[in-house]
RNA sequence: UAAUAUUAAUAGCAAAAUAUUCGAAAGAUUAUUACGCAAAAGCUUGAAUCUAAGGAGUUUUAAUAUUCUAUGAUUGUCAAGCCUGCCUCA
Numbered sequence: 001u002a003a004u005a006u007u008a009a010u011a012g013c014a015a016a017a018u019a020u021u022c023g024a025a026a027g028a029u030u031a032u033u034a035c036g037c038a039a040a041a042g043c044u045u046g047a048a049u050c051u052a053a054g055g056a057g058u059u060u061u062a063a064u065a066u067u068c069u070a071u072g073a074u075u076g077u078c079a080a081g082c083c084u085g086c087c088u089c090a
Base pairs, nucleotide, nucleotide: 004090012037013036017032018031019030021028022027035076042082043081044080045079046078047077048074049073050072054069055068056067057066058065
């Protein structure tokens, strides 16, 4: 120096819940908090999943009911690529 596995420390991230604001919803912001995480840092692409305001179809005299649809979301669901990054008993 590199790889593997692991202990401890420093720094960092923040699930769920509660409150708050935004949103049609899914979900997101902020605060409290700490289930976990060495990439659970950033970016791009694809898949998967969630929602259905608007739009389209069906039904109905109508109200309504119902189906499809992402242009809305999730990277702490998965894969590929780019890029950055903490420590060392053995």
A computed fold for a 90-nucleotide RNA from Halanaerobium hydrogeniformans, annotated as c-di-GMP-I riboswitch aptamer. Model confidence (mean pLDDT): 77 of 100.